[in-house]
Molecule: transfer RNA
Organism: uncultured Microbacteriaceae bacterium
RNA sequence: GCUCGAUUAGCUCAGUGGUAGAGCAACUGUUUCGUAAACAGUAGGUCGUCGGUUCAAGUCCGACAUUGAGCUCCA
Repeated sequence: GCUCGAUUAGCUCAGUGGUAGAGCAACUGUUUCGUAAACAGUAGGUCGUCGGUUCAAGUCCGACAUUGAGCUCCA
């Protein structure tokens, strides 16, 4: 340099163009002498950035950024 993939909640990840979700973690409550566990509930998101298409974009298109893998060239 080229090709392909990934980027969504604190972490790990889902998500047919039409209301953004799960598990774990966090917090509160119940329970307990206390802790853990269990149960009930609460909160947590510029969906990497900037544009484009569309009535409507996490989803489609382009550029860029970060990251992973492969390939190539030089030394």